RNA sequence: AAAGUACCUUCGGGUAUGAUUAGAGUGGCGCACGGGUGAGUAACACGUAGGUGACCUUCCCUAUAGUUUGGAAUAACCAGAAGAAAUUUUGGCUAAUACCGGAUAAGUAAAGUAAUUUUGGAAGUAACUUUAGAAAGAAUGCCUCUGUAUAUGCAUUCGCUAUUGGAUGGGCCUGCGGCGCAUUAGCUUGAUGGUGAGGUAACGGCUUACCAUGGCUUCGAUGCGUAGCCGGAUUGAGAGAUUGAUCGGCCACACUGGGACUGAGACACGGCCCAGACUCCUACGGGAGGCAGCAGUGGGGAAUAUUGCGCAAUGGACGAAAGUCUGACGCAGCAACGCCGCGUGAGGGAGGAAGGUUUUCGGAUUGUAAACCUCUGUCAAAGUGGAAGAACAGGCAUGUAUCUAAUAGGUGCAUGUUUUGACGGUACACUUAAAGGAAGCACCGGCUAACUUCGUGCCAGCAGCCGCGGUAAUACGAAGGGUGCAAGCGUUGUUCGGAUUUAUUGGGCGUAAAGCGCGCGCAGGCGGAUAGGUAAGUCAGAUGUGAAAUCUCGGGGCUCAACUCCGAAACUGCGUCUGAAACUGCUUAUCUAGAAUCUCGGAGAGGGAGGUGGAAUUUCGCAUGUAGGGGUAAAAUCCGUAGAGAUGCGAAGGAACAUCAGAGGCGAAGGCGGCCUUCUGGCCGAGUAUUGACGCUGAGGCGCGAAAGCGUGGGGAGCAAACAGGAUUAGAUACCCUGGUAGUCCACGCCGUAAACGAUGAGCACUAGGUAUGGGGAGUUUGACCCUCUCCGUGCCAAAGCUAACGCAUUAAGUGCUCCGCCUGGGGAGUACGGUCGCAAGAUUAAAACUCAAAGGAAUUGACGGGGGCCCGCACAAGCGGUGGAUUAUGUGGUUUAAUUCGAAGCAACGCGCAGAACCUUACCAAGGCUUGAAAUCCCGGGAAUCCCUUUUAAACGAGGGAGUGCUCUUCGGAGAAUCCGGUGACAGGCGCUGCAUGGCUGUCGUCAGCUCGUGUCGUGAGAUGUUGGGUUAAGUCUCGCAACGAGCGCAACCCCUAUCUUUAGUUGCCAGCAUUAAGUUGGGCACUCUAGAGAGACUGCCUGGGUUAACCAGGAGGAAGGUGGGGACGACGUCAAGUCCUCAUGGCCCUUAUGCCUUGGGCUACACACGUAAUACAAUGGUCAGUACAGAGGGAAGCGAACCUGCGAGGGGGAGCAAAUCUCAAAAAGCUGAUCUCAGUCCGGAUUGGAGUCUGCAACUCGACUCCAUGAAGUUGGAAUCGCUAGUAAUCACGGAUCAGCACGCCGUGGUGAAUACGUUCCCGGGCCUUGUACACACCGCCCGUCACACCACGGGAGUUGGUUUUACCUUAAGCCGUGACCCUAACUCGGAAGGAG
Repeated sequence: AAAGUACCUUCGGGUAUGAUUAGAGUGGCGCACGGGUGAGUAACACGUAGGUGACCUUCCCUAUAGUUUGGAAUAACCAGAAGAAAUUUUGGCUAAUACCGGAUAAGUAAAGUAAUUUUGGAAGUAACUUUAGAAAGAAUGCCUCUGUAUAUGCAUUCGCUAUUGGAUGGGCCUGCGGCGCAUUAGCUUGAUGGUGAGGUAACGGCUUACCAUGGCUUCGAUGCGUAGCCGGAUUGAGAGAUUGAUCGGCCACACUGGGACUGAGACACGGCCCAGACUCCUACGGGAGGCAGCAGUGGGGAAUAUUGCGCAAUGGACGAAAGUCUGACGCAGCAACGCCGCGUGAGGGAGGAAGGUUUUCGGAUUGUAAACCUCUGUCAAAGUGGAAGAACAGGCAUGUAUCUAAUAGGUGCAUGUUUUGACGGUACACUUAAAGGAAGCACCGGCUAACUUCGUGCCAGCAGCCGCGGUAAUACGAAGGGUGCAAGCGUUGUUCGGAUUUAUUGGGCGUAAAGCGCGCGCAGGCGGAUAGGUAAGUCAGAUGUGAAAUCUCGGGGCUCAACUCCGAAACUGCGUCUGAAACUGCUUAUCUAGAAUCUCGGAGAGGGAGGUGGAAUUUCGCAUGUAGGGGUAAAAUCCGUAGAGAUGCGAAGGAACAUCAGAGGCGAAGGCGGCCUUCUGGCCGAGUAUUGACGCUGAGGCGCGAAAGCGUGGGGAGCAAACAGGAUUAGAUACCCUGGUAGUCCACGCCGUAAACGAUGAGCACUAGGUAUGGGGAGUUUGACCCUCUCCGUGCCAAAGCUAACGCAUUAAGUGCUCCGCCUGGGGAGUACGGUCGCAAGAUUAAAACUCAAAGGAAUUGACGGGGGCCCGCACAAGCGGUGGAUUAUGUGGUUUAAUUCGAAGCAACGCGCAGAACCUUACCAAGGCUUGAAAUCCCGGGAAUCCCUUUUAAACGAGGGAGUGCUCUUCGGAGAAUCCGGUGACAGGCGCUGCAUGGCUGUCGUCAGCUCGUGUCGUGAGAUGUUGGGUUAAGUCUCGCAACGAGCGCAACCCCUAUCUUUAGUUGCCAGCAUUAAGUUGGGCACUCUAGAGAGACUGCCUGGGUUAACCAGGAGGAAGGUGGGGACGACGUCAAGUCCUCAUGGCCCUUAUGCCUUGGGCUACACACGUAAUACAAUGGUCAGUACAGAGGGAAGCGAACCUGCGAGGGGGAGCAAAUCUCAAAAAGCUGAUCUCAGUCCGGAUUGGAGUCUGCAACUCGACUCCAUGAAGUUGGAAUCGCUAGUAAUCACGGAUCAGCACGCCGUGGUGAAUACGUUCCCGGGCCUUGUACACACCGCCCGUCACACCACGGGAGUUGGUUUUACCUUAAGCCGUGACCCUAACUCGGAAGGAG
């Protein structure tokens, strides 16, 4: 304004009230606070301590002085206009604490004069002069004065102006402090300073004109990268390291960039202008916007909350106040995100339930756990009650103080009263019922607390590190059990710790990573003695500061705690003042011990230059001379009859300097060697004197610096990369040989590296010795030598000490000080890129990605070596005989098969298991059968057992019939034992798998001499010593020595056989003498042989020699035997995952009408081939025939079997004797004697085949042995290669036995005949001891390098293409500010004019 109300009205409306209203506008104050974020910033941004004599400060407090007089406008409003809009614009009216002029100036500011004062206004104070600039009113009350008004005046309060002081907040300046890269080393032109001017609140190149040429920088400038800073936080014993969320301080920013305006304060988060990007509106002309405020949305992401309530409290802005505003703030919501507290029950309860798991089948465990009984009631649920946080301010009343003329009024204070809660009906309390609704996650091989079963079978999977998994997985998966934490538990990521693993505290550099190749030396660091001064460092005291919060300590409040409040301490820092003066620094004076100078001596391959010498090589000339030379492991290429090589003489030229010569000398290092001259550096000794700390080290820098290489020019004898040829070899781009160019040499100039090494930086001082050597001196001596002492070098040994050890040890790697360099796991890599240097080669500086879990040092024990030393063995050699060639046998591989069962695999499988496959064996195959089974235990039923016959069948399996009735006890019913048949289920059974789950047994190294232990000692330790060493042995056998002393298992011995003797005993053995016989046949005997008991014997005991007076060795004597007499049994610790589950035993797994069992037949006996082991041969040392001699050891009753008869023979008949010194197998054979064969595929050889037989046995077809007759292969001594044997052995000859019905060329034994050779240990093989090297330890059958193929990963190159950042140059140039020109407007200003006034 309006509605409403009241009044008036010409009925159009008007007036008053509403109304100091709502709303708009003018004006004032605020909006620069509070809230957010960390992009930028390496900076006075931050922190800390100061300065401002170079400054500002609204509001607030204090004080002083004022608050006078005028004027002109303009919003709102009214009437229009433009535009889509935002908005803009024209005309007219009006007010103020809005705006402007005049007056005044205590004080203030500016200018000038300037006594005095003299660093708390010298940038000019007191004082004086001049100049300059101010203001605004409002509310309330009163009426004493003016006099009636919205006035004036007075009073109070709030404003306003000027100034003073304060407080607060800021601006600016300065010292110090806090990131990385030097593969960023030079940067800078307003740059550094001065003068004048401008500008700012203020100093200042802040800006400008002129002048000068400065300024910063290895104590890191400049550049690049990264980053808000701090109080603090995390971690750590600390020092540190990392970090800057929440809370607090500071800074910076507000879409991106720029700019100013206003203001006390901004170049302003929610103001303005411009440019840009983006979004939105639009009528296409133009406009609008800025959540890094609170919520919320989208996007991104592994991931981070509600579009909540309230101003009740605290705080802020405005206001006189009421009050308004406030996503500040107070609360609530979401998220176990964190911290803290609480619960999910407590007590009793053994039939130790059921179930689960496991099991040795007994049990154990889950487990007092549960059930069950008795209690309690937190939380959750329901109900009832129900806070503190509120103190104000304001209103009203009363009292009092103050202003004042005032008992109006205002203001202040006190008391009383009134009123205000978002959270929230929340916290809390009580009641009810109820054990009821409330436990998970990770782990269980070691680290690291916690263990079993099953599944799986290098698969699936685990894994932080080491590492698990290939058939018994505490490691995978599951289960049971257990352990840890618990409303959480694990995983992942990040930081610190452990990590002394960047070492200030608190490390290293001989060999592990690490000493620059060496010197000179600027800067720097460090530096001898005495005294004085000073007080920078240092130390002490005081004081200021070190915000609060945090941390620590003591208390208080929420039931406790987390949390929070109060107090204390602390904040190790910085500033100021005072003091001390030992040490360091500075300064002054002095000293001589460090250092240097001087004098006299000394040694030296020290360096540069110039001369000069001889030997040798080569080439050339001449001569002599003839066929080779040269070279090699051996050769060839090569040289030589065109005369080499060899020899003599001469000449030329280059390079290097034998002997001396030494682990010796000199030099900083590299390096230096004939002799002479010259120039020159350093070192050592002795000694008067001189200087007086002049020293040490040394980043950068400068110089020197082997060989090779490069450039230019010389030189070039020898040697010799490359190259050529010859050899070697699979090849030989090598080693060897013949040649040969650069180069090696000289001059000048580069290069700048080496295992440039003592793998050891330089200097000083200190810390036992011994010995050798080079140079000098002193003492001693007449002198020299020797000797003693001493200085300087060069070596060795060694104490303390050090070292991981090895080792070092006055020449330190010891003990200390000073300075420099360098290191931080291996590879990538001393590489790439960049820089510097170089003619080049290249050098120097020097990364990362990626990859591995090691790389490395020293030492130990083994093993190994085409390393060394010593030693042994039929290991080689010396011999003899074989194998490999032939045929056969046998085993194996392979092949075949229905099956050809299985095992054994270099030596150490292959005549092996097998000491004997026709059936059986037998495990394999085919076929037929059985299913509690062929055999075992238990249970039930029946029958005594048992025997015979018939039938079926390939047999087994079946079918049928008959005979027969036992033993013990007895209650006379029956029971029991044994046995047979049938049945049920527990179970049997398995030559099925795993010998790499095992026991036992065995092979092998190897009958090799070794393998160990206790105690002691040494070593950090692994380990060593002993056990090695000198001798010796078959021997780790013995002896001597020795930090070892002892012992054990092995060796040897003890045991057996054999060789000699004695004794005992003589039958079945023997026979000297006696008797006897065909015969030791018989008598007799026991002497001998022999047998088998007991003993003896041999021990290096004796002698000689050697040896260490040893062990022992050589020789000898004696003896049957002589040096373990010969042989056997006996096999250390261990190795080979050696062999065997098919001898046996056994864990686990597997089969259960079959992978078990029975039976017949077949197979293991196959046969293009290959291998092993044997037999027999190839012949005359022989074959054949005849005669004849001599063993030993064995076997024998379902046996050996004689005589005799018979057969050509195998054999048959026979049956004496014998359980064996009695009988028998049983003949031994080779041998010897005689004969024959006469060198041939044979009178050799006997395979093969045909025929005929014998024997065993149920049975000889597949598939036996033997006999006779006939047949008569291959084979004429065996390639490469390879085996056995050292004496009663090899070779050769026969005999016996086991197995076994039969079957032997195999195996195990026995005797007969009976050799050769061994120089020796170089070599091959195996072994032992010591030593050495090692990158091996699965141990040389080890380890390991590179290319290639395929796949994958990481990092590169690549025609190009593209983005970001920065810089330089150029073009266009917005807004804005400053200056300035023109035009327009105009009050205060100035000027002009006019009027008036004054002079």
About this RNA: Small-subunit ribosomal RNA from an uncultured bacterium, 1399 nucleotides, folded computationally. Rfam family: Bacterial small subunit ribosomal RNA. RNAcentral holds the sequence, with entries from Greengenes.